Two RNAs folded together computationally: RNase P RNA and transfer RNA, 460 nucleotides in total.

RNA sequence: CAAGCAGAUCGGGUGGUCGCGGGCGCGCGGCCUGUGAGGCGCGACGCGCCUGAGGAAAGUCCGAACUCCACAGGGCAGGGUGCUGGGUAAUCCCCAGUGGGGGCGACCCUAAGGAAAGUGCAACAGAGAUUAGACCGCUUCCGUGCCCAGGAGGCAUGAGCUUCCGGCGGCGCGCAAGCAAGGGUGAAACGGUGCGGUAAGAGCGCACCAGCGGCCGGGCGACCGGUCGGCUAGGCAAACCCCACCCGGAGCAAGACCAAAUAGGAGGGAUAUAAGGUGGCCCGCCUUCCCCUCGGGUACGGUCGCACGAGGCUCGGGGCGACCCGAGUCCAAGACAGAUGACCACCCUCGACAGAAUUCGGCUUACAGAUCUGGUUGCUUG
RNA sequence: CGGGAUGUGGCGCAGCUUGGUCAGCGCGCGUGCCUUGGGAGCACGAGGCCGGGGGUUCAAAUCCCCCCAUCCCGACCA
Numbered sequence: 001c002a003a004g005c006a007g008a009u010c011g012g013g014u015g016g017u018c019g020c021g022g023g024c025g026c027g028c029g030g031c032c033u034g035u036g037a038g039g040c041g042c043g044a045c046g047c048g049c050c051u052g053a054g055g056a057a058a059g060u061c062c063g064a065a066c067u068c069c070a071c072a073g074g075g076c077a078g079g080g081u082g083c084u085g086g087g088u089a090a091u092c093c094c095c096a097g098u099g100g101g102g103g104c105g106a107c108c109c110u111a112a113g114g115a116a117a118g119u120g121c122a123a124c125a126g127a128g129a130u131u132a133g134a135c136c137g138c139u140u141c142c143g144u145g146c147c148c149a150g151g152a153g154g155c156a157u158g159a160g161c162u163u164c165c166g167g168c169g170g171c172g173c174g175c176a177a178g179c180a181a182g183g184g185u186g187a188a189a190c191g192g193u194g195c196g197g198u199a200a201g202a203g204c205g206c207a208c209c210a211g212c213g214g215c216c217g218g219g220c221g222a223c224c225g226g227u228c229g230g231c232u233a234g235g236c237a238a239a240c241c242c243c244a245c246c247c248g249g250a251g252c253a254a255g256a257c258c259a260a261a262u263a264g265g266a267g268g269g270a271u272a273u274a275a276g277g278u279g280g281c282c283c284g285c286c287u288u289c290c291c292c293u294c295g296g297g298u299a300c301g302g303u304c305g306c307a308c309g310a311g312g313c314u315c316g317g318g319g320c321g322a323c324c325c326g327a328g329u330c331c332a333a334g335a336c337a338g339a340u341g342a343c344c345a346c347c348c349u350c351g352a353c354a355g356a357a358u359u360c361g362g363c364u365u366a367c368a369g370a371u372c373u374g375g376u377u378g379c380u381u382g
Numbered sequence: 383c384g385g386g387a388u389g390u391g392g393c394g395c396a397g398c399u400u401g402g403u404c405a406g407c408g409c410g411c412g413u414g415c416c417u418u419g420g421g422a423g424c425a426c427g428a429g430g431c432c433g434g435g436g437g438u439u440c441a442a443a444u445c446c447c448c449c450c451a452u453c454c455c456g457a458c459c460a
Stems, first nucleotide, its partner, number of pairs: 001378003005374006012347007020052008028043002031039002054353001058364002061362005066251004073283004078247005083097005098112001099110004113242002118240002120236002135183002137179004142174006148167001150165006191209006210232001212229007255304004265294005274288004296459003311330008348351001383456007392409004402440001411427005433449005
């Protein structure tokens, strides 16, 4: 210098004018509202000051807090998680490791328990698809045809013709038996490579490798290393299932209080072996008169929940790390027709994805660009 | 804001629970026949890679994960 890897941070800035939400203060005073609740330690109105979106506020995919239903209890069903150890309030999250895969490397990916508990599945092709199988092929016995080398006899004698015997000979066909090495089919064919062995072959024997089981050693553990044994045990569990662990339901339109209003009406059901408590079912528990449908009323009513929290930042300590402990410091949107904007000036690298709605911790997805840190590989120079 | 469902030719749907030569049905469309012509009828045919992407598997419309789009339900009192 180039290429590439991992992690972290930021994501237009400054000034002015006007406007909007929230809070505080002052002026002024009873005001907002149909009434009322509510507010009166107040603020409709006016003025001033302070403050006002994100790293994802998103998807709602996980986990919780909070609230109500038993302070959510037992069983069945159902759902989730799934290498090991740790972190955490908790998790399908995070950290550290193990095994497997990829990359020259920095590093990255990994739903990764059990297939010798059982059931099931494997289309098409293929001979045969899991207590499998013999199509081509290889080998042997028997039968048979042809060719060839050889021997003996006969005829003719010029080459030759012909009969019989006969082979560790060759080629072919049929039948029977053996084989699973090779070919072929398939995603997958009952370990792989080599040597021996054999009629041909085969874990049939042996060596190495893979895998399985036992023992020994190391590690908390996943697992790793060594050694011995019998020679082989296929795949799918994001198929049912088994094993281990976890899970009650609903959700801030949860829920609490207040105000206003009515036809507290009609129909149906039940009245204790009952109904309700939103559970999938049963039991149990609690309550004791209501439940369902139609119809009716109030209104987009008020206050709370609701902004101090598993909170942020800076130091110190512990831990490889996630994280934990201690001290100091800070308070940073809170609406409900729902605010966070518009314009002007200047500057720059000319600005992406996108906007709170009960609140947190994660994950995932979208994202113009900029900066910093630490590794790797290659080239060049000293 | 919270909860739930769906997506398969042009339209309406089946097939997803048991993964396979399984992509199908009706209407519509095209061509031909029939008819004097049209309709109806008959015959033949075209048209989808199953909303998008990734994974598991030998194999995915189907099983799992992540996105996208559309639709539905939910105020309180009595």
Source information
Rfam match: Bacterial RNase P class A. Gene Ontology terms of the family: dimeric ribonuclease P complex, tRNA processing and ribonuclease P activity. It is annotated as a ribozyme.